RNA sequence: GGCCGAUUCGUCUAGCGGUUAGGACACCGCCCUUUCACGGCGGUAACACGGGUUCGAUUCCCGUAUCGGUCACCA
Numbered sequence: 001g002g003c004c005g006a007u008u009c010g011u012c013u014a015g016c017g018g019u020u021a022g023g024a025c026a027c028c029g030c031c032c033u034u035u036c037a038c039g040g041c042g043g044u045a046a047c048a049c050g051g052g053u054u055c056g057a058u059u060c061c062c063g064u065a066u067c068g069g070u071c072a073c074c075a
Base pairs, nucleotide, nucleotide: 001071002070003069004068005067006066007065010025011024012023013022018055027043028042029041030040031039048064049063050062051061052060
């Protein structure tokens, strides 16, 4: 450098055109407990960036960025 793939709450992950963007752990509050832990209930928090297609895009297309894989170069 070519090609392929990935990017969603703090972390891991589901969702693949119309969702209030869901779950687990973590965090915060309340309950429970003599206390802590466990457990129960509730809450905060996310679609990498730009453009295109579409009535409508997190989802499809293009570019950029980052990461990974692979091939080549490194005479």